[in-house]
Context: one part of a larger RNA
Parts: sequence; C1' cells; structure tokens
RNA sequence: GGCGCCUGGUGAAUGCCUUGGCACUGAGAGGCGAAGAAGGACGUGGCAGCCUGCGAAAAGCUGCGGGGAGCUGGCAACAAGCAUUGAUCCGCGGAUAUCCGAAUGGGGGAACCCACGCAGUAAUGCGUAUCAUUAACUGAAUACAUAGGUUAAUGAAGCGAACCCGGGGAACUGAAACAUCUAAGUACCCGGAGGAAAGGACAUCAAAAGAGACUCCGUGAGUAGUGGUGAGCGAAAGCGGAAUAGGCCAAUGACGAAUAACACGUAACUCAAAGGAUCUGGGAAGGUCCGCCGAAGAGGGUGAUAGCCCCGUAGAGGUAGGAGUGUUAGGAGUAUACGAGUAGGGCGGGACACGAGAAAUCCUGUCUGAACAUGGGAGGACCAUCUUCCAAGCCUAAGUACUACUCAGUGACCGAUAGCGAACAAGUACCGUGAGGGAAAGGUGAAAAGAACCCCGAAGGGGGAGUGAAAUAGAUCUGAAACCGGGCGCUU
Repeated sequence: GGCGCCUGGUGAAUGCCUUGGCACUGAGAGGCGAAGAAGGACGUGGCAGCCUGCGAAAAGCUGCGGGGAGCUGGCAACAAGCAUUGAUCCGCGGAUAUCCGAAUGGGGGAACCCACGCAGUAAUGCGUAUCAUUAACUGAAUACAUAGGUUAAUGAAGCGAACCCGGGGAACUGAAACAUCUAAGUACCCGGAGGAAAGGACAUCAAAAGAGACUCCGUGAGUAGUGGUGAGCGAAAGCGGAAUAGGCCAAUGACGAAUAACACGUAACUCAAAGGAUCUGGGAAGGUCCGCCGAAGAGGGUGAUAGCCCCGUAGAGGUAGGAGUGUUAGGAGUAUACGAGUAGGGCGGGACACGAGAAAUCCUGUCUGAACAUGGGAGGACCAUCUUCCAAGCCUAAGUACUACUCAGUGACCGAUAGCGAACAAGUACCGUGAGGGAAAGGUGAAAAGAACCCCGAAGGGGGAGUGAAAUAGAUCUGAAACCGGGCGCUU
C1' cells in the first nucleotide's frame, strides 16, 4: 500500500409525523367610508425585543346574558397580583378611539408645520375643503334684470378579489413570407352599477301548420353560411331542459320609503348512553377472558391500536336586544299623455357567423326626409299575392356569472427541494435610486424529569454522578451514500 471484517467522524438522503397549504361541495355574506374607511405611523405592559390586542379611558373601560375554577395573550420565564362577594373566558350592545390617510381650516417632503372664528376664568371643546342640488339673503357694468357673492340644508367623494354593463382599444402570433384576414373587440385604460349585472313582455319567429317575453344549459352543428373561398371564422329556426310573471302611460290605477303588529327564526350555552379483570410492557387503548350501549361504531385526545377514560358525536333543549325573512296594516313620495327631425333614403363607417357581396336586418357622423290603422314594419336584393306583427315611452323577480370574506364538510390532493413565495418574527431578511425582485429556515421526550453535585480545561468542551423505556433520545427524531479516520486479520 491492497483486500476483508469491525468501529467512528462528516454529511444529510430516506422513513415516519403535521401546526400549513391545494382543490372543491353546501350554506351564509356579498360590501366598508365625512358618525372619517381600506391601509398605516406612533404609542400602550412591573421588566417589553418581535408578534397579537388595544388607543392618552391605550393586552384595556362599561351594561346585559352565558359560564363555573382558575386567571393576569404568544415566544417565556421572573416579580407582583386577581378570583365562589363568581375572576379569566364566551356572546350581544355601549363608551373611548392619538396622528396620517378620500383627509376636508391653510400648507406639506404622509404620520409634520402654521392658523382664524365661537364658547369657556382656564384647561379645553366645537366649527372653518371642494363640487352638485335646493332655499334664503345680497348684488355689478346697466334702469328692470342677469352674472357674481354670502349663508343654510341635503348629497357626493375614497377603498375593495372576481363576476356585470358601457366608452376607448393594441401587438406578438397564425396565414409556414405578407398587406385584406387572424390574434380579438382579447390584453390594457377609463366610466358606472349590483348582489348579481345585462336582457325582457314581439313593428319576434315561422311557413300554409303554427309558436308565443327575457335569460341560461343540451342539441341542432363544426351543419347552413362566411372566407387573399387561404389561414380561419361560424350561426339561426326547431327540439329537449332550468325557471317562469307580467305590468304601466292621468286614476277607484302602478311602483313605493319610514313606521307598527304578528309569525318564523337566531348568540354565547346546557343535557347527552355504555367496561371490568388478567398477561406483556416504561406506559395498554394491544393479547386473553367475560360484559354493556347504540337515534351516539363521525372525528380528535389520552405514555402503543379505546363505541363504553376525556372532548365530542346522534338526539334533545335554550334566550335578551338587535339584525334577518314572511304576512298584514300604512302611504312620505315618484313616474307616466301611445311615442317625427322619427321610419326610410344618399354618402362614410360600425355591428350582425355574414370581409360590399345579390346583402336583407341593427347603430349613426353628415345631407335629407314620410305615412298616421282607409296606415305602417317584417318575412335575407327587389315586386306581387299571402302571412304575421305594431317601431320611434317606461318598469319587471326566478332560472345565469363570480368569491376577497364567514361557517360546516369532502378529497385514488401535497407532506417540508412537496404543498401557497410563506407550516418558523414571510411579502420577513436581503437586493434595487425606483418600479420591482425576493429567500433560507419544521421534528428531544409520554412528561423537562433539559443533567443537582464532583473532577479536568481559559472558554467551547469532556469525564463521572443523576433523570429516563432509551442519552449513540443531551438540545442534531431517524441518520443512507459520496468523503475522512481508527482497530483487527490476511497479504505485497
């Protein structure tokens, strides 16, 4: 040096675990805000760093209800206290609620600076933004007036995940290049609303028979069409379902706020069955033997695997005020005259599955411009016949879409390089002027019983002792391999 066996270090795989995620289902809720939101800054504890809570009344104050033995939030002790004269805690109300922020007295480089008026001895309190509407007062050039000004009342504003409606509106890309076309009325921007929105009660379809608002789903159907007839785009009627609801335009009508009564229902919460012995073991819920309950054998915990130990579960009960829903009453108020600069036409665009096409239908920038139910529109150029409907006014639940949020539940979903970026002081540390980017990091044990005391060492650390079932569970659960040692044997 090699080989073999054994034994360590390093290292973190693997196994097991789960407080966290992911996806969905069923309910609820679908908004918050000048009565100052969302989101923050700064404070607030006996000591107080972070998180949580709270706001100078500051881990809290108060009323009512529940509850019944412990409590003073977490990391996390220590000190000092509270509590059967009922604390902590839970539910429903109330009070307080600094400063910034729509931020609104003025300013401003957010969390700061500086005011005025009124009240008050003072401390201090209240008011003072803008816009809109209404009202009152005032009031120019300029006589009446109007503009303007002042004051009051009421409202608005800002935030929020998706869904919805409207106004604007790309490009990459595809066409194997590219221009019409496509992507796509998508992304994105803006405005607006609601718990849904939009649409909606036939100037609709249909076809010789008829249907009967709208919306959504299935089918019709990748059909009919459209299309540099390329790439592609792509219906409708009908049929089957979901859900159904019709009203109003001048008055005994419709819609309809506050309010009242009644009913339903609702919080914390309460009750809730039934098991012993023995064996192994550190520990019984495991094995064995003999029982029991079940409207409860969902689930979780307990020193291993528990229907009968604990929490629960089935089931039963429970209540104030308020909110909610429904019914009835009520009646503040609101809108409405049957639709003319309309239908139609020319020109130019846009929307319709339909690219100007034979192009109907719908919208309209511009120019025009009817009829008046003895009338008018439509039936895909257009005409006739026929059929069908009545535009140019308004409202309308349900079925449909979505989920930031709450509760309950489910999973041939993940199990710490997975699952959210985040199971941990995570949108943290850190990076960037900024917009923005963005981690790593879980596990002793049943219980800290977390190793008193002694010895060595400067400390880390180590050796004893002790705890424990186990300490090679000792602050690294388990602990593979690469890699680095040690011992023994054989051998060069």